[in-house]
RNA sequence: GACCGACAAAGGCAAACUUACUGAAAGGUAAGGACGCAAAGCCGUGGAUCUAAGGUUCAUUUGAACUAUGAUCGCCAGGUUACCGAA
Numbered sequence: 001g002a003c004c005g006a007c008a009a010a011g012g013c014a015a016a017c018u019u020a021c022u023g024a025a026a027g028g029u030a031a032g033g034a035c036g037c038a039a040a041g042c043c044g045u046g047g048a049u050c051u052a053a054g055g056u057u058c059a060u061u062u063g064a065a066c067u068a069u070g071a072u073c074g075c076c077a078g079g080u081u082a083c084c085g086a087a
Base pairs, nucleotide, nucleotide: 004085005084012037013036017032018031019030020029021028022027035074041080042079043078045077046076047075048072049071050070054067055066056065057064058063
């Protein structure tokens, strides 16, 4: 230095749920809260998934289908940076 990851030490993040705000929605932000996490830090690049405002087509009295330019990095892969050091 790389891999690896303790019933180690120090510190870190925070699911569900609740409240408020925000958004067309999915979702996001803040506070509370801990299910978990060794990259659960960062990047939507590829796949996957969610939503469908706008658009298109059909229908016709307000409905259906398709569509990401929206979203999820706590779904997987890839890229990139990083704390600690037993075996």